[in-house]
RNA sequence: CCCUUAUCCAGAUCGGCAGAGGGAACGGCCCGAUGAAGCCAGGCAACCUGCCCGAACGAUGCGAUCGUCGCGUGGCGAGGUGCUAAAUCCGGCCUCUCCCCGGUUUUUGUGGGGAGAGGAAAGAUGAGGG
Numbered sequence: 001c002c003c004u005u006a007u008c009c010a011g012a013u014c015g016g017c018a019g020a021g022g023g024a025a026c027g028g029c030c031c032g033a034u035g036a037a038g039c040c041a042g043g044c045a046a047c048c049u050g051c052c053c054g055a056a057c058g059a060u061g062c063g064a065u066c067g068u069c070g071c072g073u074g075g076c077g078a079g080g081u082g083c084u085a086a087a088u089c090c091g092g093c094c095u096c097u098c099c100c101c102g103g104u105u106u107u108u109g110u111g112g113g114g115a116g117a118g119g120a121a122a123g124a125u126g127a128g129g130g
Stems, first nucleotide, its partner, number of pairs: 001130008013041001015040003021031003026091003042084003046081003049077004053072002057070005088122001093119010
């Protein structure tokens, strides 16, 4: 760097150093000298993982109220990553529903704007692979 897959409405510092930027990019909207990024310390517990508990179901063992593995809206930890403003801060693309406006004699349909729901894309993080 690429591929696969899961998750993204939970949680997390009145600290020290530092000194102007930051929230991926774009458009918004925000955060910031009452101190940004970064570093240190502290914290959180999503994934991997360790220990304990459980028992509906599955696999395995000849079998069992048992063992192992899977498993669980369980508990504790914090070893590997990660995270520690705002839903991934919001939006953009597609579909559906509703509302407003324009044009039309009316309906169907159609142009513009807005709201809600679902999905996609992109991104982030973990785990596995190249």

The RNA shown here (SAM riboswitch aptamer (S box leader)) has 130 nucleotides and comes from a Chloroflexota bacterium. The organism belongs to Chloroflexota, within Bacteria. It was read from a public genome assembly, where an Rfam model found it. Model confidence (mean pLDDT): 78 of 100.